[in-house]
RNA sequence: UAUCUGUUUCGGGGCGGAGUGAAAUUCUCCACCGGCGGUGAAAGUCCGCGAGCCGUGUGAGCGGUCGAAUCGGUGCAAUUCCGAUACCGACGGUAUAGUCCGGAUGAAAGAAUCAGAAA
Numbered sequence: 001u002a003u004c005u006g007u008u009u010c011g012g013g014g015c016g017g018a019g020u021g022a023a024a025u026u027c028u029c030c031a032c033c034g035g036c037g038g039u040g041a042a043a044g045u046c047c048g049c050g051a052g053c054c055g056u057g058u059g060a061g062c063g064g065u066c067g068a069a070u071c072g073g074u075g076c077a078a079u080u081c082c083g084a085u086a087c088c089g090a091c092g093g094u095a096u097a098g099u100c101c102g103g104a105u106g107a108a109a110g111a112a113u114c115a116g117a118a119a
Base pairs, nucleotide, nucleotide: 001119003117004116005115006114008112009111010110016030017029018028019027031099032098033089034088035049036048037047038046044087045086052065053064054063055062056061069085070084071083072082073081091102092101093100
């Protein structure tokens, strides 16, 4: 230094204003938010992963599903930066929810850490 095994810790943000209404942080107008790894250069919208959802199973697990971006500029290099204009966001509850409440003091991609193993 990289590999394998295990320990411990960490590991998701956001409704403020106005309107309508009996009732809306759910509708309308404006506002606000962006998990993890990768990619020559920094990504919600590229490539993957996790979560969620559906099926199956006592369970571990297995199978399926799984959103959204363009144009211009700089540069050797950017769908990642800068400018502009767009778009997207599980399930259950409730006046229709990315932002409220709930499963969840959960789980997890992974990050760090310490110990051990063999090289």
The RNA shown here (FMN riboswitch aptamer (RFN element)) has 119 nucleotides. The coordinates come from a structure-prediction model, not an experiment, and the mean pLDDT is 84.